[in-house]
This is a predicted complex of two RNAs, RNase P RNA and transfer RNA, with 496 nucleotides together.
Its mean pLDDT, the model's own confidence on a scale to 100, is 78.
Rfam match: Bacterial RNase P class A. From the family's description: Ribonuclease P (RNase P) is a ubiquitous endoribonuclease, found in archaea, bacteria and eukarya as well as chloroplasts and mitochondria.
RNA sequence: GGAGCCGGCCAGACAGCCGCGUCGCUUAUCAAGCGCCGAGGAAAGUCCGGGCUCCACAGGGCAGGGUGCCAGGUAACGCCUGGGCGGCGCGAGCCGACGGAAAGUGCAACAGAGAGCAGACCGCCGAACGCUCCUGUCGUUGCGGAGCACUUGCCGGUCGCGAAAGCGGCCGGCCAAGUGCCUUCGCACCGCCGAAGGCGGAGACAGGAGGCGUGGCAAGGGUGAAAUGGUGCGGUAAGAGCGCACCGCGAGUCUGGCAACAGACCGGCACGGCAAACCCCACCUGGAGCAAGGCCGAAUAGGGGAACCAUGACGUGGCCCGCGUCGUUCCCGGGUUGGUCGCUCGAACCGCACGGCGACGUGCGGUCUAGAGGAAUGGCUGUCCACGACAGAACCCGGCUUAUCGGCCGGCUCCUUCU
RNA sequence: CGGGGUGUAGCUCAGCCUGGUAGAGCACCGUCUUCGGGAGGCGGGGGCCGGAGGUUCAAAUCCUCUCACCCCGACCA
Numbered sequence: 001g002g003a004g005c006c007g008g009c010c011a012g013a014c015a016g017c018c019g020c021g022u023c024g025c026u027u028a029u030c031a032a033g034c035g036c037c038g039a040g041g042a043a044a045g046u047c048c049g050g051g052c053u054c055c056a057c058a059g060g061g062c063a064g065g066g067u068g069c070c071a072g073g074u075a076a077c078g079c080c081u082g083g084g085c086g087g088c089g090c091g092a093g094c095c096g097a098c099g100g101a102a103a104g105u106g107c108a109a110c111a112g113a114g115a116g117c118a119g120a121c122c123g124c125c126g127a128a129c130g131c132u133c134c135u136g137u138c139g140u141u142g143c144g145g146a147g148c149a150c151u152u153g154c155c156g157g158u159c160g161c162g163a164a165a166g167c168g169g170c171c172g173g174c175c176a177a178g179u180g181c182c183u184u185c186g187c188a189c190c191g192c193c194g195a196a197g198g199c200g201g202a203g204a205c206a207g208g209a210g211g212c213g214u215g216g217c218a219a220g221g222g223u224g225a226a227a228u229g230g231u232g233c234g235g236u237a238a239g240a241g242c243g244c245a246c247c248g249c250g251a252g253u254c255u256g257g258c259a260a261c262a263g264a265c266c267g268g269c270a271c272g273g274c275a276a277a278c279c280c281c282a283c284c285u286g287g288a289g290c291a292a293g294g295c296c297g298a299a300u301a302g303g304g305g306a307a308c309c310a311u312g313a314c315g316u317g318g319c320c321c322g323c324g325u326c327g328u329u330c331c332c333g334g335g336u337u338g339g340u341c342g343c344u345c346g347a348a349c350c351g352c353a354c355g356g357c358g359a360c361g362u363g364c365g366g367u368c369u370a371g372a373g374g375a376a377u378g379g380c381u382g383u384c385c386a387c388g389a390c391a392g393a394a395c396c397c398g399g400c401u402u403a404u405c406g407g408c409c410g411g412c413u414c415c416u417u418c419u
Numbered sequence: 420c421g422g423g424g425u426g427u428a429g430c431u432c433a434g435c436c437u438g439g440u441a442g443a444g445c446a447c448c449g450u451c452u453u454c455g456g457g458a459g460g461c462g463g464g465g466g467c468c469g470g471a472g473g474u475u476c477a478a479a480u481c482c483u484c485u486c487a488c489c490c491c492g493a494c495c496a
Base pairs, nucleotide, nucleotide: 001415002414003413004412005411006410007409008408009407010406012384013383014382015381016380017379018378020038021037023035024034025033026032027031040390044401045400047399048398049397050396051395052289053288054287055286059321060320061319062318064285065284066283067282068281069083070082071081072080073079084098085096086095087094088093099280100279104278105277106274107273121221122220123217124216125215128214129213130212131211132209133208134207135206136205137204138203141188142187143186144185145184146183147181148180149179150178151177152176154173155172156171157170158169159168160167161166189201190200191199192198193197229247230246231245232244233243234242248269249267250266252265253264254263255262256261293341294340295339296338303332304331305330306329307328308327312326313325314324315323334495335494336493348367349366350365351364352363353362354361355360385388420492421491422490423489424488425487426486429445430444431443432442439476447463448462449461450460451459469485470484471483472482473481
């Protein structure tokens, strides 16, 4: 010098003029004057928690609702602090609805062989069994005929070479001889069934191929969001936690820690995902809301209808009990749109000290800081600057979330350069 | 100020609880019928479910935040 992270704070400043609201005082009465004070960090969303008020100073059970790592803080919380685990970032730091899927029920469309105690489409194998094929060894009841193939011989035709004799090739014929088939027929023989007659009579073993079936496998391909641990080595017929190493996993043991959890050892591969699905576990939880509610005053027709009427009705979500009151509740119709309390002093704010890592607590000192009720907090001018965002109290407080122009202070990280 | 509800096609609504295909009626378009129109028959198009984020393989649906709109609530007899 650049890029970032965390915490706290401010929310244009100053001056003048005009105006608004409550309160106090005065003049004095529906008005005027003076004085004090007069929106926010979110006053917002109404998402949580509490105070306050009424219903039993809110009781029991069920149902319902909420929260969900652990410990602490707090009036309380779904908030905050610290820690654990997971994720992101080089880092300062940031983010996380972060109990249980081994209690049970359920869900997973489409695709895919198979979607939950799964599965075999393509693929891999040939270990085991059967068939087939190849090779080898051993073996096959006898005789005769026919057929086919081959070899030799004979005859005929034709072609080539050669002067010729002849030689050679091809085709055909079939008289003859031989070999082979395990093709077919007859007779004899053997076996079985039987009335005639019919059926049957060669394979066995060993080695191999991987063609087929049974089978083995889940490595690879493929489907899907997800496919029953991942990587590597060994192993195997091929494979596989089948074995081993590392990682992951674990209702195991020990150690540390209040705990979440972590580390070491051990085990051995089962136990996938969804609980912002039902659910289980632990804890919390009565309802309604200041138009709550109390008092004073004014006015009206306590008129009409409905429900239940004491095993009843009501008492502010549902059911049962309990408690309390007794005719109650609801609708139509009627009347008033007054005053006052609640209302702002409060788990308040500021400062200091002490305890605590911290949230926070304790003590002391100081301050008073909107309380209106058709509802105030605004406008103009001038100067200056970095040119001004989101936005307005309505019973109060603690949080969260959302919206928001810019700027200041403090602490810290990374990169570059110089000394 | 307090409490409750609703946003899905041009309009009125269903689907949400119990996650997997977004539907109905009217309207619109084409065609048949008619001289023409209406009615009717047949066929078709059109929505990313108010917006943003999350859970999940998957969200109109479950959760959170946010925006818009609607409804109810005084006291007395």